[in-house]
Context: one part of a larger RNA
RNA sequence: UGACGGGGACCCGCACAAGCGGUGGAACAUGUGGUUUAAUUCGAAGCAACGCGAAAAACCUUACCAAGACUUGACAUCUAACGAAUCUUUGUGAAAGCAGAGAGUGCUCCUCGGAGAACGUUAAGACAGGUGGUGCACGGUUGUCGUCAGCUCGUGUCGUGAGAUGUUGGGUUAAGUCCCACAACGAGCGCAACCCUCGUUGUUAGUUGCAUAUAUCGAUAUACUGAUAUAUUGCUCUCUAGCAAGACUGCCGGUGAUAAACCGGAGGAAGGUGGGGACGACGUCAAAUCAUCAUGCCCCUUAUGUCUUGGGCUACACACGUGUUACAAUGGCUGGUACAACGAGUCGCCAACUCGCGAGAGUGAGCAAAUCUCUUAAAACCAGUCUCAGUUCGGAUUGCACUCUGCAACUCGAGUGCAUGAAGUCGGAAUCGCUAGUAAACGCAGAUCAGCACGCUGCGUUGAAUACGUUCCCGGGUCU
Numbered sequence: 001u002g003a004c005g006g007g008g009a010c011c012c013g014c015a016c017a018a019g020c021g022g023u024g025g026a027a028c029a030u031g032u033g034g035u036u037u038a039a040u041u042c043g044a045a046g047c048a049a050c051g052c053g054a055a056a057a058a059c060c061u062u063a064c065c066a067a068g069a070c071u072u073g074a075c076a077u078c079u080a081a082c083g084a085a086u087c088u089u090u091g092u093g094a095a096a097g098c099a100g101a102g103a104g105u106g107c108u109c110c111u112c113g114g115a116g117a118a119c120g121u122u123a124a125g126a127c128a129g130g131u132g133g134u135g136c137a138c139g140g141u142u143g144u145c146g147u148c149a150g151c152u153c154g155u156g157u158c159g160u161g162a163g164a165u166g167u168u169g170g171g172u173u174a175a176g177u178c179c180c181a182c183a184a185c186g187a188g189c190g191c192a193a194c195c196c197u198c199g200u201u202g203u204u205a206g207u208u209g210c211a212u213a214u215a216u217c218g219a220u221a222u223a224c225u226g227a228u229a230u231a232u233u234g235c236u237c238u239c240u241a242g243c244a245a246g247a248c249u250g251c252c253g254g255u256g257a258u259a260a261a262c263c264g265g266a267g268g269a270a271g272g273u274g275g276g277g278a279c280g281a282c283g284u285c286a287a288a289u290c291a292u293c294a295u296g297c298c299c300c301u302u303a304u305g306u307c308u309u310g311g312g313c314u315a316c317a318c319a320c321g322u323g324u325u326a327c328a329a330u331g332g333c334u335g336g337u338a339c340a341a342c343g344a345g346u347c348g349c350c351a352a353c354u355c356g357c358g359a360g361a362g363u364g365a366g367c368a369a370a371u372c373u374c375u376u377a378a379a380a381c382c383a384g385u386c387u388c389a390g391u392u393c394g395g396a397u398u399g400c401a402c403u404c405u406g407c408a409a410c411u412c413g414a415g416u417g418c419a420u421g422a423a424g425u426c427g428g429a430a431u432c433g434c435u436a437g438u439a440a441a442c443g444c445a446g447a448u449c450a451g452c453a454c455g456c457u458g459c460g461u462u463g464a465a466u467a468c469g470u471u472c473c474c475g476g477g478u479c480u
Stems, first nucleotide, its partner, number of pairs: 007480007015470002019434005026325008034316002042053002064311007073127001077126002079123005086103007107116003129300002132298003139293001140289003143285001145283001150189006156165003168181004195277004200245007209235003212231006248271001251265005327427001331386006343374003348367002353362003393424001398419007440462007
């Protein structure tokens, strides 16, 4: 000077408390450990590994294993020889490969001899190649303390010096935020603001949007309502998307030290950081990553490189994490009726119609999309039924028959119908999330993707309870 203390003082945080819903018990999904295996590729390891890298393991991916092959190589540059390229085809084979047969001549220059570009084959060697090792040699990137309020510098001053001061003190703040004081005076990186989005208003612009009118159609009518088409209609409203306004403790009262600020009020769509996001100081953990990439050194070079087929990553006495579905009546089932938003689409989204109980199939319109499609949202509401049961709860497991994708669903895909109908009656010790359009509940879309979502990332719908307070647990900050 730091760090630490079951020392002290002050302060903060879903840290506790007050509440709501879970996990821990069950079945299944998924990741991990362990075990097994020819192989179950590798990495991640308290918080900060474990639905993590992986936003898709049937082949491919794939790095692993077995078997079969190649050796200047799957890929790059250079040299020489031959041939344009390329296409067809035979044998063997699981394929790769190995061994052959045939067809075929283009482009540019040209002194018509040939030369060149590109591509292929062969030969020799320089070299290629390595998801081999080291993240404790590194770059870059990332996690974490933590969006915590801190971390420093110049000059001056003090101290023999390490260092101190500033950065402490009195108030205040979400904040080293601001005010006052002070041997300090200033400054930098952080805080805040500038950026995006949501909430209000104005203005500009009206097509594919909105409104209006007319016509046609349907039932029963020049009404009403709905659908479709048209417009010589309009842009008031909704909406879309550019610009601007708006919030600053600006105004009023009180408290305070006449300060900073705090409390209350007015006006206002919004009030004291308006809500959310992006943004992460100096540093810590020899934290993570040599398997994104890059890279030093070491190692392999007829193999630790490359190709192929098949298998494995999907195993299963067990243990743990994260989830999904439940255990029911605030519910299950049947019928009817209503209301979204974000998004995606031509190797695509697929309307309407027909067939099928259904998954789907056939036919086929529109749309490169404010136009068409995905796209009837589901909880909700109305009516009926079930009457507390292992049940009309729950749906695992299994059998049979099918559908779809794809060369190919045996290992090992998803879905449908019929049948089957496990465990489970709210979960020990313990433990997690959340303070408002939040929790909880409900569905929808997207990335990945041929196919495959209980995961992930977004979107809207319904919509709470509680916070006395800071003694205690955990973490953090300041002074001592």
Background: The part of an RNA shown here (small-subunit ribosomal RNA, 3' major domain) has 480 nucleotides and comes from an uncultured bacterium. It matches the Rfam family "Bacterial small subunit ribosomal RNA". The prediction has a mean pLDDT of 83. RNAcentral holds the full RNA, with entries from ENA, Greengenes and SILVA.